The prediction has a mean pLDDT of 76.
This is a predicted structure of a 318-nucleotide RNA (Bacterial RNase P class A) from Flavobacterium indicum GPTSA100-9 = DSM 17447.
Lineage of the source: Bacteria > Bacteroidota > Flavobacteriaceae > Flavobacterium > Flavobacterium indicum.
The model forms 93% of the base pairs in the Rfam consensus.

[in-house]
RNA sequence: AGUGCAGACCGCCUUAUCGUCCCGCCUUGGCGGGGAGGAAAGUCCGGACACCACAGAGUAGCAUAGCGGGUAACGCCCGUCAUCUCGUUUUUCGGGACGAGAGAGGACAAGUGCAACAGAAAGUAUGUACAGGUAAUGCUGUAGUGAAACCAGGUAAACUCUAUGCGGUGAAAUGCCAUGUAUAUCAGCAGUUAAGGGCUACUCGUUCGUUGCUGAGGGGUAGGCAGAUAGAGCUAAUUGGUAACAAUUAGUCCAGAUAAAUGAUAAGGAUUCCAUCUUAUUGGAAUACAGAAUCCGGCUUACAGGUCUGCAUUUUUU
Numbered sequence: 001a002g003u004g005c006a007g008a009c010c011g012c013c014u015u016a017u018c019g020u021c022c023c024g025c026c027u028u029g030g031c032g033g034g035g036a037g038g039a040a041a042g043u044c045c046g047g048a049c050a051c052c053a054c055a056g057a058g059u060a061g062c063a064u065a066g067c068g069g070g071u072a073a074c075g076c077c078c079g080u081c082a083u084c085u086c087g088u089u090u091u092u093c094g095g096g097a098c099g100a101g102a103g104a105g106g107a108c109a110a111g112u113g114c115a116a117c118a119g120a121a122a123g124u125a126u127g128u129a130c131a132g133g134u135a136a137u138g139c140u141g142u143a144g145u146g147a148a149a150c151c152a153g154g155u156a157a158a159c160u161c162u163a164u165g166c167g168g169u170g171a172a173a174u175g176c177c178a179u180g181u182a183u184a185u186c187a188g189c190a191g192u193u194a195a196g197g198g199c200u201a202c203u204c205g206u207u208c209g210u211u212g213c214u215g216a217g218g219g220g221u222a223g224g225c226a227g228a229u230a231g232a233g234c235u236a237a238u239u240g241g242u243a244a245c246a247a248u249u250a251g252u253c254c255a256g257a258u259a260a261a262u263g264a265u266a267a268g269g270a271u272u273c274c275a276u277c278u279u280a281u282u283g284g285a286a287u288a289c290a291g292a293a294u295c296c297g298g299c300u301u302a303c304a305g306g307u308c309u310g311c312a313u314u315u316u317u318u
Base pairs, nucleotide, nucleotide: 001314002313003312004311005310006309007308008307009306010305012269013268014267015266016265017264018263020035021034022033023032024031025030026029037289041300042299044298045297046296047295048294049170050169051168052167061166062165063164064163065162066080067079068078069077070076081105083102084101085100086099087098088097089096090095106161107160111159112158113155114154128143129142130141131140132139174226175225176224177223183218185216186215187214188213189212190211196208197207198206199205233252234251235250236249237248238247239246240245270287271286272285273284274283275282
């Protein structure tokens, strides 16, 4: 210096003009400030928050499984041991030491399933060879194959069993305000028997209603507000801890839309690739994945190009 692996990080920059969402100020168009991500993604796991359900027990389903720690919590993270693999080295040939990597590890002595080669036979033995034995029988011994042979063999990221955990729905949750039109209900006024009922033998009358107008008014729709952006926050330093992480101190405020803003154009620069090739210049192309929608902690997946650290290896020089 190159290559590979692992981990961490960055992930185009600057200026001008126009446009756009939110906040503040003056005031109706100006000024000032703020405006995507490491994954905003998949919606897989864990929570916060809200509503619903909830005597107790069980079934099904899902998840977890050495030990210890972290955390609000987890199926996440950290540490560590058994065990396994590779390399080096040592050896009294049994093994040991060092380094690197893997490390879902309860139970196969409940049941079921599965398994290459060799072997007569591999899980209820269609019993091989030799020898021995019996009234009879693999009844007994030896040999041979194999990791394993008249046996409690192996295998559970195989079914299964055991232990433990899990109520459901998600912000279109949920709460509040509420225009117009229509309207339940209540009050007042007016009117007619053009419906009807009660009082009465009948009429009038009265009453319950009915119709219209006025007022009050519940629920609900459009719409608005809260939820909803100051939080398990972010940035440093110090301390404790192997680490995950925690504590203290100081500083800091960093999108909040609702059909959904975060954009467009121009100029210059940077990086990479290709061509030219005097190794300098010139020209061209590319600059990823993707994009908030209640909010956090994880996991998984996508990602042009670049930086740093560690390890391994190759080449060159000294």